[in-house]
Context: one part of a larger RNA
RNA sequence: GCCAGGGAGUUACUCUUCAGCGGCAAGGUUAAGGAAACGGAGCCGUAGCGAAAGCGAGUCUGAAUAGGGCGUCUAAGUCGUUGGAGGUAGACCCGAAGCCGGGUGAUCUAUCCAUGGACAGGCUGAAUCGGGGGUAAGACCUCGUGGAGGGCCGAACCCACUUCUGUUGAAAAAGGAGGGGAUGAUCUGUGGAUCGGAGUGAAAGGCUAAUCAAACCCGGUGAUAUCUGGUUCUCGCCGAAAUAUAUUUAGGUAUAGCCUCAGGCGUUCCCAAUUGGCGGUAGAGCACUGUUUGGUUUAGGGGCCUUACCAGGUUACCGACAUCAGAUAAACUCCGAACACCAAUUGGCUAGAGCCUGGGAGUCAGACUGUGGGGGAUAAGCUUCAUGGUCGAAAGGGAAACAACCCAGACCAUCAGCUAAGGUCCCUAAAUCUGUACUAAGUGGCAAACGAUGUUCGAAUGCACAGACAACCAGGAGGUUGGCUUAGAGGCAGCCAUUCCUUUAAAGAGUGCGUAACAGCUCACUGGUCAAGUGUUCGUGCGCGGAUAAUGUAACGGGGCUCAAGUACAGUACCGAAGCUAUGGAUUCGCAUCCUUACGGAUGUGAGUGGUAGGCGAGCGUUCCCAGGGCAGUGAAGCAGUAUCCGCGAGGUGCUGUGGAGCGUUGGGAAGUGAGAAUCCUGGC
Repeated sequence: GCCAGGGAGUUACUCUUCAGCGGCAAGGUUAAGGAAACGGAGCCGUAGCGAAAGCGAGUCUGAAUAGGGCGUCUAAGUCGUUGGAGGUAGACCCGAAGCCGGGUGAUCUAUCCAUGGACAGGCUGAAUCGGGGGUAAGACCUCGUGGAGGGCCGAACCCACUUCUGUUGAAAAAGGAGGGGAUGAUCUGUGGAUCGGAGUGAAAGGCUAAUCAAACCCGGUGAUAUCUGGUUCUCGCCGAAAUAUAUUUAGGUAUAGCCUCAGGCGUUCCCAAUUGGCGGUAGAGCACUGUUUGGUUUAGGGGCCUUACCAGGUUACCGACAUCAGAUAAACUCCGAACACCAAUUGGCUAGAGCCUGGGAGUCAGACUGUGGGGGAUAAGCUUCAUGGUCGAAAGGGAAACAACCCAGACCAUCAGCUAAGGUCCCUAAAUCUGUACUAAGUGGCAAACGAUGUUCGAAUGCACAGACAACCAGGAGGUUGGCUUAGAGGCAGCCAUUCCUUUAAAGAGUGCGUAACAGCUCACUGGUCAAGUGUUCGUGCGCGGAUAAUGUAACGGGGCUCAAGUACAGUACCGAAGCUAUGGAUUCGCAUCCUUACGGAUGUGAGUGGUAGGCGAGCGUUCCCAGGGCAGUGAAGCAGUAUCCGCGAGGUGCUGUGGAGCGUUGGGAAGUGAGAAUCCUGGC
C1' cells in the first nucleotide's frame, strides 16, 4: 500500500415539553402491597392574588369606596403509547499533555560504604645522608648518595578534542585517522546503601534500566478537550447563513434575523399608476459660517520732509471696512433633483406571496464584482460600511486555460428544430458575405506627460494668370566711416536716436557669416525666366516616437491576416447552451370528473421538479422473535456464473453449476441494522 473482517446518536429516568394515536373526562390516574378484587397515600387539573399572615372572582399596593399590577369574564384536562427535542447520566465515536492513589525499580547510571585487583618501558632527580672546601661556629659552595612529585615521554587501561565514513547504519551513538590522562581528586571486579516532589549530582536540569523540568506499572478512568479527525442504504419535497445585540467575548455560546414542518387567517405580500406626505443627498450657489485671487476707494500704520508744541506735506510701502470681478467646503446653504420611504385609492398579480401560534434546525471566518462613501497614496487579489449581482450551495455555453465577469438556472430520454452571450480564413460548428470609408503602424495584438512637414475629413485666413510659392539669372545704391564710445568701432563689441533724407524697379543708418578695423559672402527688398496654385492657424478620425527583465518566439490561444481574417458605420444570412420548442416518459402540488366504507386510486388539466448546512416525507435491505401459509437429499443456506427479466433507486427474481442441511414468504414485533476514508483496530499478502 491493497484486500477481508471489526468500527460511531445508544440505553435508563412515574424528569420536562410538543406532535400522532388511544382510554376516560370536570375529572384523570394509582404507588408500595396483594393471587385477584382491591389499595386514594400521592400527583396533575378544576382560581387567583400576595413576601407572608391571609382574603377570594377577586387580590396586592395604598389613608382610599382613587389609580395601577396580576387575574376572572373568553374555561379541558389527565393517564398511557409511539415519535421529535431538551435535562441528568461517559450520552455519537476515537484522541491529549496532565492530576491523584497504591506499588515495582540503583543488574544502566549518580554518590557513598566494605573487600579485592590493575598501571610495559623510559626520563627528570626534591628533601635526607655522606665526602671535600669554607667559617670562630654557622650560613654557604661543590661532588656523591638518595628517590620525592595530583612531575615528564609513552603502551595496557580510562576518556572523547578534531575530521572523514556511516545516517532504511555492521551499530537506536559505531568504524577509520589523529587527540587527552596514564602513581592518581586514577582505573576497575564483587557485595552492599540511598528513589519519585524523592534520591544522587566537582551543577549539565545531569543521572535514577535505549524513559526525566518530576521514572515505570496498575488503578481513580470511558479524567476533561469552547479543539482536530471520522460518522456506514435509497428515492422524493422545500431550502439557509456567514448579520444585529450581549458575552474574561472574538475560530465558543445565548436571543433575534434568515430555512423547514404542523395548525390557523385568507390577498393582508409584491408590482405599476395617481394623489397626499416626508427628506436636505447629487448638483448648484455664496444669502450665513469659514477659506480665497485681483482691481478701485479709503480709515489706520510705516518711511521721508517739515516741526518748540499743535498741526501739516509727501509716498512705486503695508492695509481693515466698503465696493467690483473671480473662486472654494464632510462637519457652509438663499436653493435643490433623480430617488428611497410612509399612507390612501385604482389596476395587475394567486405565487413555495404575506401574517399569527407552536415543533425541529443550521448559520455568527464569507469571497469577488458593479454603484455610493470612509481609511490608504482617488495603492493593493488591501481594509471598512451601504446598496444590487454572482459564487458560496450552480452544472451548461462564451471569455485559449480561468469559484466570483458575460449568457443561462441541468426531472429523464431523442443521430429533431429555434435562439442567447459569443462567433462564421484554417486548427474549429458557421460569410474568404454585401456597401461606404479609414489604417501601413502587424497599429490591431499593453501604457502617460510630451514631441513630430505621417495621413483622412472639416473650418478660417493671406498671397496668386495685372504671374504668386519654390528654383535659377540680375540688382541690392548715394549723403555715410550716422552720432557717441573707443587704440580701432567703416550696416554687423557696446550706447543713443520719431533709424532721417536722396536716387530708385528695389535696396534696413541693416538678417546672419566674416575682418584687428576695413574688405569679402549673404538676407530683407526689386526686376527677369518659368508656370498654377502656394502659405498660416484651428478642429477631427486613424496611425508614429516616448517603450526597459530575467530557460525560448512568449503582450492575437496558434497558424496566419493588409481595398483585411484590422478599425468605424450600416445591412443580410448562418453557427452557437443542459435556455426555448417538439415527441415520449417519471414524479410533486393544486383544480375538475369518476370510482372507493376509509386510507386511497384512475383520467384530464395547470404550475413545478440545480442544490451545501438543515427541516420534512416515502421506501429498500440485514439479524432475531410471534402467528399464518409454504419450500427442501427428486438437493436448503452459502458461493460462482447468467438473463432483450422486474423496480426511478436502495434492491428483487428466474435459470445453470457448485455445495450438502436447513430456508424463504405474508402480517406484526424487537434491534449489537447498512462502511471508503477516522496518520482508525485485527489479520492476510
Model confidence (mean pLDDT): 86 of 100. Large-subunit ribosomal RNA, domain II from uncultured bacterium W5-102b, 685 nucleotides, folded computationally. Rfam family: Bacterial large subunit ribosomal RNA. The family has 102 seed sequences and 51,934 matches in Rfam 15.1.